[in-house]
c-di-GMP-I riboswitch aptamer from Firmicutes bacterium HGW-Firmicutes-8, 85 nucleotides, folded computationally. NCBI's taxonomy places the organism under Bacteria, Bacillati, Bacillota. It was read from a public genome assembly, where an Rfam model found it.
RNA sequence: AUCAUAUAUGGGCAAACCCUUCCAAAGAAGGGGACGCAAAGCCGUGGGUCUAAAGCUAAAAUGCUAUGAUUGCCAGGCUGCUGAG
Numbered sequence: 001a002u003c004a005u006a007u008a009u010g011g012g013c014a015a016a017c018c019c020u021u022c023c024a025a026a027g028a029a030g031g032g033g034a035c036g037c038a039a040a041g042c043c044g045u046g047g048g049u050c051u052a053a054a055g056c057u058a059a060a061a062u063g064c065u066a067u068g069a070u071u072g073c074c075a076g077g078c079u080g081c082u083g084a085g
Stems, first nucleotide, its partner, number of pairs: 003085001012037002017032006035072001041078003045075003048070003055064002
């Protein structure tokens, strides 16, 4: 230096839920709070999933559709701490 995650050390993040705010919605941000996570750090690149304001369609009901969202759905890319072996 590289690989390697163990009943290791020091730590890190923060689900559901509650409050406030944004938002058409999905969802997001802040605070509280911990279900869990060895990348639960970053990137919407591919797939999946969620939503449907606008648009299209329809006699009506509705339906279709991402330019929206999800990285704690999977994959991929980039980066990082520790070190029994």